[in-house]
Context: one part of a larger RNA
């Protein structure tokens, strides 16, 4: 020497189960695979070194001796680790019971403003919209007020750096299945764990394929209104420049008009909802992979649990002190280029996985594999720099 890193510079797969494989806790026997010691073989010559010899020296060569040959076989021996095998054990896990918490899933039932469109009564001339208008809607009676009726999305307050969830996500009530954690018990099992390459399953929005439903929004699309720059276009310049018979090129200034595209208005298809299937990507962000351990004080809210102790309106109450787990803010020390991070590490370590190796060509291009397609997933080069 035996590589450095991944929050922001490249680089953590969105995500979560799981195979192989690596990695795995306390105590004990017994065995000797790994690892240790020791003998024996065998481990060519050349090369090395020491000492003679030979060519005039010397390279070079010859002889004896010593080294090396780091391994490999066998035979004995050692048991601390690590493996194998056998027995125990509770601390990891894992069941189980106990009273709570929760926008967790699925599924059915109901409910509520608000919008809209229908009828029907009342009312008369405007409504809407904008910076101003217009297009648009109304005397076939709108808008506005007052009853009913339908129909489709959506679920104010309560809402909280509150809760659950693996992540995507999850928010009106009630009922039903399902399903997770957290506290407490410490009643059973006895390391049964940890990661996880393949591979499977979930995956926001857009988007597809069949069917359905369309009220409110609303890509595209028709329509209205504007016009500062720029593009076109036309005039004008003792302008510059190049050609030179009127032209080409740039440059300023004016005009006014036209189309396009944006903001704004008025309308409106797809889609936004449903059901079945498929798509498989997102700044899927904590830009921070899972799991354990450890780290001398911390402080401050907040949630769910419990133990205690006090209040008190006896309530599923409320207050405080502590523990557990969650979630925030602050901040030592330590990390860090820095911003910052700081027991929810980015600090100290161990396990495993996954990934980067200068920018652009590029996440393209052939391939292969998926897909109905859109595309996706694998993933270069050559040439520049």
């Nucleotide at each position: 020497c035996u590589g450095g890193g991944c929050c922001u510079a490249g680089a953590g797969c969105g995500u979560c189960c799981g195979u192989a494989g690596c990695c795995g806790g306390c105590c004990u026997g017994a065995a000797a695979a790994g690892u240790c010691c020791u003998c024996u073989g065998u481990g060519a010559a050349a090369u090395a070194g020491u000492g003679g010899g030979g060519c005039u020296c010397a390279a070079c060569u010859c002889c004896a001796c010593u080294g090396c040959g780091u391994g490999c076989a066998g035979g004995g021996g050692a048991u601390a680790c690590u493996c194998c095998c056998g027995g125990g054990c509770u601390u990891g896990g894992g069941a189980g019971c106990g009273g709570g918490g929760g926008a967790g899933g699925u599924a059915a039932g109901g409910g509520g403003u608000a919008c809209a469109c229908c009828c029907a009564g009342g009312g008369u001339a405007g409504g809407g919209g904008u910076a101003a208008a217009a297009u648009c809607c109304g005397u076939u009676g709108a808008g506005c007020c007052u009853g009913g009726g339908u129909g489709g999305a959506c679920c104010a307050c309560c809402a909280g750096u509150g809760g659950c969830g693996a992540a995507g996500g999850c928010g009106c009530c009630u009922u039903a299945c399902c399903a997770a954690a957290a506290c407490g018990c410490g009643u059973c099992c006895g390391a049964c764990g940890g990661u996880g390459a393949g591979g499977g399953a979930c995956g926001a929005a857009a988007g597809c394929u069949g069917g359905g439903g369309g009220a409110g929004c609303g890509a595209a699309c028709g329509g209205g209104a504007u016009u500062a720059g720029a593009u076109a276009u036309g005039g004008c310049g003792u302008g510059a420049g190049g050609a030179u018979u009127u032209c080409c090129u740039c440059c300023g200034c004016c005009a006014c008009u036209a189309a396009a595209a944006a903001c704004c208005c008025c309308g409106g298809u797809a889609g936004u909802c449903c059901c079945a299937g498929c798509u498989g990507u997102a700044a899927a962000u904590g830009a921070u992979g899972c799991a354990g351990a450890c780290u001398g004080u911390g402080g401050u809210g907040u949630u769910g649990c419990g133990c205690c102790a006090g209040a008190u309106u006896u309530a599923a109450u409320c207050u405080g002190u502590c523990g557990c787990a969650g979630u925030g803010c602050u901040g030592u020390a330590g990390c860090g280029u820095a911003g910052g991070u700081g027991u929810u590490a980015a600090g100290u370590c161990u396990g495993c996985c996954g990934c980067c190796u200068g920018g652009g060509g590029a996440g393209u291009a052939c391939g292969a594999c998926c897909g109905c397609a859109a595309g996706g997933u694998u993933g270069a080069a050559a040439c520049u720099u």
Small-subunit ribosomal RNA, central domain from a Microcaldota archaeon, 385 nucleotides, folded computationally. Its mean pLDDT, the model's own confidence on a scale to 100, is 83. Its Rfam family is "Archaeal small subunit ribosomal RNA". Gene Ontology terms of the family: ribosome and structural constituent of ribosome. On this family, see Yusupov et al., Science 2001: "Crystal structure of the ribosome at 5.5 A resolution". The family has 86 seed sequences and 709 matches in Rfam 15.1.